[in-house]
Molecule: transfer RNA
Organism: Ktedonobacteria bacterium
RNA sequence: GGGAUGUUAGCUCAGUGGUAGAGCGCCACUUUCACACAGUGGAGGCCAUAGGUUCGAAACCUAUACAUCCCA
Numbered sequence: 001g002g003g004a005u006g007u008u009a010g011c012u013c014a015g016u017g018g019u020a021g022a023g024c025g026c027c028a029c030u031u032u033c034a035c036a037c038a039g040u041g042g043a044g045g046c047c048a049u050a051g052g053u054u055c056g057a058a059a060c061c062u063a064u065a066c067a068u069c070c071c072a
Base pairs, nucleotide, nucleotide: 001071002070003069004068005067006066007065010024011023012022013021018055026042027041028040029039030038048064049063050062051061052060
């Protein structure tokens, strides 16, 4: 320098055009002598950034940034 993949909750990840989700973690309550386990409820999001397409974009297109890998 070129190419591929990826960027969504604190962490790990789903979600291929029509209301943003799960597990773990966190908080409260129940339970316990207490802790753990378990149960119930809750908080937590600019969907990397900007622009474009569309009635409608996390998703499609373009550019940029970052991460990983491959080639030189």